[in-house]
Background:
A computed fold for an 89-nucleotide RNA from Anoxybacteroides tepidamans, annotated as c-di-GMP-I riboswitch aptamer. The source organism's lineage runs through Bacteria, Bacillota, Bacilli, Anoxybacillaceae and Anoxybacteroides. It was read from a public genome assembly, where an Rfam model found it.
RNA sequence: UAAAUUUAAAGGCAAACCAUGUGAAAACUUGGGACGCAAAGCUAUAGGGGCUAACAUAGCAAUCGCUGUUAUGCCAGCCAGCUGCCGUU
Numbered sequence: 001u002a003a004a005u006u007u008a009a010a011g012g013c014a015a016a017c018c019a020u021g022u023g024a025a026a027a028c029u030u031g032g033g034a035c036g037c038a039a040a041g042c043u044a045u046a047g048g049g050g051c052u053a054a055c056a057u058a059g060c061a062a063u064c065g066c067u068g069u070u071a072u073g074c075c076a077g078c079c080a081g082c083u084g085c086c087g088u089u
Base pairs, nucleotide, nucleotide: 003089004088005087012037013036017032018031019030021028022027035077041082042081043080047079048078049075050074051073056069057068058067059066060065
């Protein structure tokens, strides 16, 4: 330098749950906490997929309201794209 790789070491991230704050919700912030992760790093208008439905809109009701549709709101720890550290062979 190139290829392969995650058995061991150093270092890294942090699910559920709890507290806290934001939000209509999904979800997110901070702290605790570890189920897991070799990309659990980054990317969500220009790949697919998933969650929510405030506003809007349609129907019902006619006092509050109920139901459906819809992303402009989210999810990268679903696949995907881009980038990449230490070690080992």